[in-house]
RNA sequence: ACUUGAAAAGGGCAAACCAAGCGAGAGCUUGAGGCGCAAAGUGACCGGUCUGACGGCUUCGGCCAAGACAGCGGGACUGCCAAG
Numbered sequence: 001a002c003u004u005g006a007a008a009a010g011g012g013c014a015a016a017c018c019a020a021g022c023g024a025g026a027g028c029u030u031g032a033g034g035c036g037c038a039a040a041g042u043g044a045c046c047g048g049u050c051u052g053a054c055g056g057c058u059u060c061g062g063c064c065a066a067g068a069c070a071g072c073g074g075g076a077c078u079g080c081c082a083a084g
Stems, first nucleotide, its partner, number of pairs: 002084004012037002018031005035071001041077002045074003048069003055064003
C1' cells in the first nucleotide's frame, strides 16, 4: 500500500416507540431507548424515494425542488483494530 472482516481488544454509532423543541411538510435537534451497523464517519455527484409552505406552470385533476432522506442503491473523500 492492497484485500478481507473469522476470532480478539479497546471502544464507537444508534432504528422503532416515547418526551420536549423547531418546521407548511417531508423531516431535523436534544433527552430517553436499542433494532441493528466495520464506515450506521463526511458529503446530495448519479439514480431513487418523500414533501409541496412560498414561488412557478396548469387542461384546475394536478405537476414542478432550489426542501428532505447518506440506516435505499451506486460512486467520491476520510478513518480504528485485526488477519492475510
About this RNA
The RNA shown here (c-di-GMP-I riboswitch aptamer) has 84 nucleotides and comes from Candidatus Accumulibacter aalborgensis. It was read from a public genome assembly, where an Rfam model found it. NCBI's taxonomy places the organism under Bacteria, Pseudomonadati, Pseudomonadota, Betaproteobacteria, Candidatus Accumulibacter. The model forms 95% of the base pairs in the Rfam consensus. Rfam family: c-di-GMP-I riboswitch aptamer. Gene Ontology term of the family: cyclic-di-GMP binding.